[in-house]
């Protein structure tokens, strides 16, 4: 160089057009439990910018295109992994 697989919140990781900022799980915060802790059980947890505040808007590696709707299709790019050469 060619082919083929993948990039989703602090981490892992499901979603393959529709009421999905998106399960679940860990981690972390409260708070119950305890004499205190682990264990357990509820409740909460992305980030940015706007807003006194309530909230609102974008954002699935990155830019573009399809569509009434994009994480989902579709070009290009850029990272990583595995075989050919």
């Nucleotide at each position: 160089g060619g082919a083929g697989a993948g990039g989703u919140g602090g981490c892992c990781g499901a979603g393959u057009g529709g009421u999905c900022g998106a399960a679940g799980g860990c981690g972390c915060c409260u708070g119950a439990c305890u004499c205190g802790a682990a264990a357990u059980c509820a409740g909460g947890u992305a980030u940015a910018c706007c807003g006194c505040a309530a909230g609102g808007u974008a954002u699935c590696g990155c830019g573009g295109g399809u569509u009434c709707g994009a994480a989902u299709c579709c070009c290009g790019c850029c990272c990583u992994c595995u075989c050919c050469g």
A computed fold for an 85-nucleotide RNA from Betaproteobacteria bacterium UBA931, annotated as transfer RNA. Taxonomically the source falls in Betaproteobacteria (Bacteria, Pseudomonadati, Pseudomonadota). The prediction has a mean pLDDT of 81.